The prediction has a mean pLDDT of 77. Lysine riboswitch aptamer from a sheep gut metagenome, 168 nucleotides, folded computationally.
[in-house]
RNA sequence: GAUAGAGGUCGCGCUUGUUAUCAGUAACCUAUGGGACAUGACUUGCAUGGAUGAAUAUGGGAGAAAGGAACCGGCGCCGAAAGGGCAGGAUCAAGUUAACUGUCACUUGGGCAUAUGCCGAAAAGGCAUAUGACUGUCAAUCACAUUUAACGUGAGUGGGGAGCUAUC
Numbered sequence: 001g002a003u004a005g006a007g008g009u010c011g012c013g014c015u016u017g018u019u020a021u022c023a024g025u026a027a028c029c030u031a032u033g034g035g036a037c038a039u040g041a042c043u044u045g046c047a048u049g050g051a052u053g054a055a056u057a058u059g060g061g062a063g064a065a066a067g068g069a070a071c072c073g074g075c076g077c078c079g080a081a082a083g084g085g086c087a088g089g090a091u092c093a094a095g096u097u098a099a100c101u102g103u104c105a106c107u108u109g110g111g112c113a114u115a116u117g118c119c120g121a122a123a124a125g126g127c128a129u130a131u132g133a134c135u136g137u138c139a140a141u142c143a144c145a146u147u148u149a150a151c152g153u154g155a156g157u158g159g160g161g162a163g164c165u166a167u168c
Base pairs, nucleotide, nucleotide: 001168002167003166004165005164008078011077012076013075014074015073017071018070019069028061029060030059031058032057033056037049038048039047040046041096042095043094044093045092081108082107083106084104085103086102087101088100109135110134112132113131114130115129116128117127118126119125137159138158139157141155142154143153144152
């Protein structure tokens, strides 16, 4: 260097379907108030609607969806992947920034629990950081076993996936 492989209390990612949530919410119709703003992601311009009544409140009618989540199944896998930086990135126009796309060995072995912060409609869930035990792997040390070494078993310590194991 190439090929193959291992980690698992939910290993990782994508996804059909189902379910709950979102929510009796938004938008719509209507009645009564209200009385000048509202909408186009945000800012500015601009446009549109608005005293033939904006925002908004309450009652009545009818009543969603997206994003996020869980579960069953399917698919691809074991830097699987996730986060972060940088660049691009919505519109009527300019600027900004999400989703998203590209890129960078910048960070993280893996899942779990707790705390804090952020995202989120959310007490769901996710992400980051810290702490804790667990787990996998390798290293040297010690102990056991062995005639000795290797191999093996156990213990605590340490390392990081740019790793580890096998073959060539």
It matches the Rfam family "Lysine riboswitch aptamer". About the family: Riboswitches are metabolite binding domains within certain messenger RNAs that serve as precision sensors for their corresponding targets.